Lysine riboswitch aptamer from a bovine gut metagenome, 163 nucleotides, folded computationally. Its mean pLDDT, the model's own confidence on a scale to 100, is 80. Of the family's consensus pairs, 94% are formed in the model.

C1' cells in the first nucleotide's frame, strides 16, 4: 500500500405523506390613543391622528427545520460529538447568539432498550451520559469435537482479515 468483513450498518438526494397548525403573515370590526418594526445598543431606514402599540370577535390561511415510507447514489472513522482557529450572511459600526464550510486536536467497534439532561411545537426524533443484554473482531483460558464450531474473562477501529 492494495482489496475486504460487522448488518435493525452509516450518511447524502429526489418524491410522497402525517406533523409543523386553524400556528405565523394579511384584511375587517369594535375598544384604545401614540408609538412599533429591523436580536441588543447607538445610527439609519421604514410604518403611524388618513390612528401606533395592546386587547376582543370574525374571515382566510402558509412555510422552513425536523419525522416516517419509497427510490437512487456515496461508503465501513463508515459516521457522529466536543474544543479552538479562520471564514460567509444578517441596512452601517460595535456585542452576542445560531446556521453553514473548512482545518487542527481529542473521543466513540457497532446497532439497540432503559434513565437522567440538553434541544425541539412535540411525550417524534437527535445529541451527551450512565445502566442492560445482543452482535462483529482480536488475546488468553476451557471442555467437546476431524473440522466447522461452542463457553468464560478481557482489550479497542491509529483495531481485524487477506494479499
Nucleotide at each position: 500500500g492494495u482489496a475486504g468483513a460487522g448488518g435493525u450498518g452509516c450518511g447524502u438526494g429526489u418524491u410522497u405523506u402525517a406533523u409543523c397548525a386553524g400556528u405565523a403573515u394579511a384584511c375587517u370590526a369594535u375598544g384604545g390613543g401614540a408609538u412599533g418594526u429591523g436580536a441588543c445598543a447607538g445610527a439609519c431606514a421604514c410604518a403611524g391622528a388618513a390612528g401606533a402599540a395592546c386587547a376582543u370577535a370574525g374571515u382566510g390561511g402558509a412555510a422552513a427545520g425536523g419525522a416516517a415510507a419509497a427510490c437512487a447514489u456515496g461508503c465501513c472513522g463508515a459516521a457522529g460529538u466536543u474544543a479552538c482557529a479562520a471564514g460567509u450572511a444578517u441596512u452601517c459600526u460595535g456585542u452576542a447568539a445560531a446556521a453553514c464550510u473548512u482545518g487542527u486536536a481529542g473521543c466513540u467497534g457497532g446497532g439497540c432498550g432503559u434513565a437522567u439532561a440538553u434541544u425541539u411545537a412535540a411525550u417524534a426524533g437527535a445529541u451527551a451520559u450512565g445502566c442492560g443484554a445482543c452482535u462483529g473482531u482480536c488475546a488468553u483460558c476451557g471442555a467437546c469435537g476431524a473440522a466447522a464450531g461452542u463457553g468464560a474473562u478481557g482489550g479497542a477501529g491509529u483495531g481485524c482479515u487477506a494479499c